[in-house]
RNA sequence: AGCAGAGUAGAAAUCUGUGCGUCAAGUGCUGCGUGAACGGGGAGUUGUCAUGCGGACGAAAAGCCGGUUGCAUGGCUUGCGGUACAGAAUUCGCAUCCCGCUGCU
Repeated sequence: AGCAGAGUAGAAAUCUGUGCGUCAAGUGCUGCGUGAACGGGGAGUUGUCAUGCGGACGAAAAGCCGGUUGCAUGGCUUGCGGUACAGAAUUCGCAUCCCGCUGCU
């Protein structure tokens, strides 16, 4: 010098457990503002995430016990929700640029 390769945060669907909602919060979509993170180092987006205030849309309950004059409140079970968190194994994975690392020549 050339060629090849590895590694992060994180993301996706699956399973298990514990919750939340089912009187609709959450999830998903979206406008504006703010902030953060982004392979070992540096830079870093029109991408990602979090958060505040808005907008549009929008859902699955059933049974049993207990209780009541009758309702209501409560408990349990089975469901339901593009539901939350944790764990497991799988797959994907630096937007991009420069340097570095490993192997070969």